[in-house]
RNA sequence: AAGUACCUUCGGGGUCGGGUGAAAUUCCCAACCGGCGGUGAUGAAACAUUUGUUUCUCAGCCCGUGACCCGAACGCAUAGCUAUGUGCUAGCGGGCGGUGGAUUCGGUGAAAUUCCGGAGCCGACAGUAUAGUCUGGAUGGGAGAAGGUAAGG
Numbered sequence: 001a002a003g004u005a006c007c008u009u010c011g012g013g014g015u016c017g018g019g020u021g022a023a024a025u026u027c028c029c030a031a032c033c034g035g036c037g038g039u040g041a042u043g044a045a046a047c048a049u050u051u052g053u054u055u056c057u058c059a060g061c062c063c064g065u066g067a068c069c070c071g072a073a074c075g076c077a078u079a080g081c082u083a084u085g086u087g088c089u090a091g092c093g094g095g096c097g098g099u100g101g102a103u104u105c106g107g108u109g110a111a112a113u114u115c116c117g118g119a120g121c122c123g124a125c126a127g128u129a130u131a132g133u134c135u136g137g138a139u140g141g142g143a144g145a146a147g148g149u150a151a152g153g
Base pairs, nucleotide, nucleotide: 004150005149006148007147008146009145010144017029018028019027031133032132033123034122035065036064037063038062043056044055045054046053047052060121061120069098070097071096074093075092076091078090079089080088081087103119104118105117106116107115125136126135127134
C1' cells in the first nucleotide's frame, strides 16, 4: 500500500416562448436535462527529451449498476385473527433472484457505436386532460465518492 471491520461527510438535472381547449408546465409546435462504476484514439498540465512517464479530464443510447416494480425463502421484542399449533393473515427488514430504456450516417485514422460533423432516439411508479421536466412516496432509499479510526504487517 492493498485487504478486513467500523465511523463520519457527500451523493440528480431539466418546459423559455407559443397553439388548441371548460380544463393540459401532461396533447401539438418548440425548449430543456443526462446518476454511479468500467472501457476509451479526447483535451490539458508537469517531468524527462523525441518519444516516454505521471496526474487531472474524456460515452444518456458499448459493458455493468442504482432508484421504482415483481418474486420465493429467511428473520421480526410489529399488528390482527385464532381451532392455542414452531398456526393463519397483514406489515416491516436485510440480503438474494427477476423485470425494466435508447444510434446511426459521414469524416479522420492502423484502430473510434467513445473524437469531429450531421441526423435520430430514450427516460420507473402513483396523481391529474395523456408528464423524463409539475405534485407525491422522499427530511426516504441509493450505485458509489472522499476522509478517518483499529488490529495486523
This is a predicted structure of a 153-nucleotide RNA (FMN riboswitch aptamer (RFN element)) from Fictibacillus aquaticus. The source organism's lineage runs through Bacteria, Bacillota, Bacilli, Fictibacillaceae and Fictibacillus. Its Rfam family is "FMN riboswitch aptamer (RFN element)". Rfam describes the family as follows. The RFN element is a highly conserved domain that is found frequently in the 5'-untranslated regions of prokaryotic mRNAs that encode for flavin mononucleotide (FMN) biosynthesis and transport proteins.